This is a predicted structure of a 96-nucleotide RNA (TPP riboswitch aptamer (THI element)) from Desulfonatronospira sp. It matches the Rfam family "TPP riboswitch aptamer (THI element)". Rfam describes the family as follows. Vitamin B(1) in its active form thiamin pyrophosphate (TPP) is an essential coenzyme that is synthesised by coupling of pyrimidine and thiazole moieties in bacteria. Lineage of the source: Bacteria > Thermodesulfobacteriota > Desulfovibrionales > Desulfonatronovibrionaceae > Desulfonatronospira. The sequence was found by an Rfam model in a public genome assembly.
RNA sequence: CUGUUCGCCUGGGGGCGCCCUUUUUUCAGGGCUGAGAGUGCACCCCUUGAACCUGAUCCGGGUAAUGCCGGCGGAGGGAUGGCGAUGAUGGUUUGG
Numbered sequence: 001c002u003g004u005u006c007g008c009c010u011g012g013g014g015g016c017g018c019c020c021u022u023u024u025u026u027c028a029g030g031g032c033u034g035a036g037a038g039u040g041c042a043c044c045c046c047u048u049g050a051a052c053c054u055g056a057u058c059c060g061g062g063u064a065a066u067g068c069c070g071g072c073g074g075a076g077g078g079a080u081g082g083c084g085a086u087g088a089u090g091g092u093u094u095g096g
Base pairs, nucleotide, nucleotide: 001091002090003089004088005087006084007083008082009081011046012045013044014043016040017032018031019030020029021028052077053076054075058071059070060069061068
């Protein structure tokens, strides 16, 4: 100089599945999707609410398998406040 609109604190909500070794039990290792799959000082979400739950032992597709993808879903539920914009953050340039 310029782009973006978010950033911080505090309080809270939520999920943690499928397959293989080997499920009969415990521990451990590996693979798949994903922000997060061994509860992580983590990750995501907080009404502008698809974070997440119910419907659901649902329907269609696909996979080694699984909410893996789509439908369902203009369905129903679902969790705080404050401060800052003269801030926060990205890029470029200059000086120390």
Its mean pLDDT, the model's own confidence on a scale to 100, is 76.